[in-house]
RNA sequence: AGACGGCUGGAUGGCUGCAUCGCGCGGGCGACCGUGCGGUGAGGAAAGUCCGGGCUCCACGGAGACACGGUGCCGGAUAACGUCCGGCGGGGGUGACCCCAGGGAAAGUGCCACAGAAAACAAACCGCCUGCCCGGUUCGCCGGACGGGUAAGGGUGAAACGGUGGGGUAAGAGCCCACCGCGCGACCGGCAACGGAAGCGGCACGGCAAACCCCACCGGGAGCAAGACCAAAUAGGGGCGGCACGCCGGGCAACCGGCAGCGGUGUUUCCGCGUCGCCGCCCGGGUCGGUCGCGCGAGGCGCUCGGCAACGGGUGUCCCAGAGGAAUGGCCAUCCAUCGCUUUCGGGCGAGGACAGAACCCGGCUUACAGGCCGUCU
Numbered sequence: 001a002g003a004c005g006g007c008u009g010g011a012u013g014g015c016u017g018c019a020u021c022g023c024g025c026g027g028g029c030g031a032c033c034g035u036g037c038g039g040u041g042a043g044g045a046a047a048g049u050c051c052g053g054g055c056u057c058c059a060c061g062g063a064g065a066c067a068c069g070g071u072g073c074c075g076g077a078u079a080a081c082g083u084c085c086g087g088c089g090g091g092g093g094u095g096a097c098c099c100c101a102g103g104g105a106a107a108g109u110g111c112c113a114c115a116g117a118a119a120a121c122a123a124a125c126c127g128c129c130u131g132c133c134c135g136g137u138u139c140g141c142c143g144g145a146c147g148g149g150u151a152a153g154g155g156u157g158a159a160a161c162g163g164u165g166g167g168g169u170a171a172g173a174g175c176c177c178a179c180c181g182c183g184c185g186a187c188c189g190g191c192a193a194c195g196g197a198a199g200c201g202g203c204a205c206g207g208c209a210a211a212c213c214c215c216a217c218c219g220g221g222a223g224c225a226a227g228a229c230c231a232a233a234u235a236g237g238g239g240c241g242g243c244a245c246g247c248c249g250g251g252c253a254a255c256c257g258g259c260a261g262c263g264g265u266g267u268u269u270c271c272g273c274g275u276c277g278c279c280g281c282c283c284g285g286g287u288c289g290g291u292c293g294c295g296c297g298a299g300g301c302g303c304u305c306g307g308c309a310a311c312g313g314g315u316g317u318c319c320c321a322g323a324g325g326a327a328u329g330g331c332c333a334u335c336c337a338u339c340g341c342u343u344u345c346g347g348g349c350g351a352g353g354a355c356a357g358a359a360c361c362c363g364g365c366u367u368a369c370a371g372g373c374c375g376u377c378u
Stems, first nucleotide, its partner, number of pairs: 001378008010335007018041010043355001047366002050364005055223004068219005073087005088102001089100004103214002108212002110208003125154002127150005133144004162180006181203001182201003187196003227292004237283007246259005261273004299318008336353001338351005
């Protein structure tokens, strides 16, 4: 100077609040309320809600197929995982070490911008070689037109169908040879991924699957506002009981007309009522509200055994927040880290603590984080 891993995340005391639990006392029929004492009271990420599970309800006869979504080297760990551990392969770094959506491109389809002649059963723009014709000629050749051969050279591109050297050829070309690369690979090592490798093959099979697709494996849906229980007032539903529900005519019926009855001051006229009736008791559903779910758990710590490790077994010990518009706060003193000013270098004065904050719980991932401490290594 750097790489990797782990820990910590101000301390102590006092006063005073808040929440919850236990006990005591007082009040209340009770739910509960008040009060005193004692215990406990945020995190490594409580966060994002991105994965995996527990739990709850819904759906579902079993099994399979299809569709859709996810995962993707190998082996292991785990309740499970897209997480973790140990390996393998590739890439980066002098190194400690770091990074990788890391199955299949010889099943099929598709795409490969710009540039370039050509972008995939290859392709002649320039160049090189060559045939015929025309023109010129110092007779060596030179120029032009039309063809043919050539992937060695130039140029384009992220990528141009092996590389270097030699032979060969009209010029060239794995056309042939040596070496390198590449492919296949008996056999050997390894549980495997994979590694090594005799030998064979003139070279085929460009890249992209975070394009479709193929292969293997996994997956029912919704979430604590899940869900369970208790349960008012009012309105509505059902049941039972009591009272009332008159008569005549017309009309299929709804209804209409008349009379009786009741009420409005006794009578008449007139008006209203003449029925979704009134009263009592009971039942069940929902709403407000309340209780549970809800803190003993894949739990923490120590020791020990197995394992390289993740982790697992045994044993001892501890109980460690549970609110519900949502407690976990405030003040003071001393000290600690840090910063500023000052200094007679003893100190003095002042400031002041990162990111953030539970809400059913757990295992991960990701993101935020002032400062401090420890270990291993280059």
Bacterial RNase P class A from uncultured Reyranella sp., 378 nucleotides, folded computationally. The sequence is in RNAcentral, with records from MGnify.